[in-house]
RNA sequence: AUGUUAUCAAGAAAGGUGGAGGGAAUAGACCCUUUGAAGCCUUAGCAACCCUUUAGAAAUAGAGAAGGUGCUAAAUUCUACCUGAAAAUGCGAUUCAUUUAUCGCAGAUUUGGAUAGAUAACUC
Numbered sequence: 001a002u003g004u005u006a007u008c009a010a011g012a013a014a015g016g017u018g019g020a021g022g023g024a025a026u027a028g029a030c031c032c033u034u035u036g037a038a039g040c041c042u043u044a045g046c047a048a049c050c051c052u053u054u055a056g057a058a059a060u061a062g063a064g065a066a067g068g069u070g071c072u073a074a075a076u077u078c079u080a081c082c083u084g085a086a087a088a089u090g091c092g093a094u095u096c097a098u099u100u101a102u103c104g105c106a107g108a109u110u111u112g113g114a115u116a117g118a119u120a121a122c123u124c
Stems, first nucleotide, its partner, number of pairs: 003122006013043005021032003026080004044072003049068002051064005076116001081113002084110002089106006
């Protein structure tokens, strides 16, 4: 680096170093940050993918945490593309003397999905 499968609203931070950025990428929003960002190191913790173990034919379920990863602000921070719903409101068309009524569109918000990404295991 390719592909497949699974998961992604739960959970878990201190110290040292460093010295201005960071939240993957593009755009917008929002947020964190000199009361110290990223990166690196140490220790601690979370979780349970691999792993160990028990039951089972298997699927699967329970228990564990020594080891390999991962993770420890905010939902993968939110939105973007498709789709269902959508009060108020706005716009348009038709109707009506007016009030109004009907239909269509937009629409904050929201359901489901897709794309992209992250992590794990396997694979080329």
Molecule: SAM riboswitch aptamer (S box leader)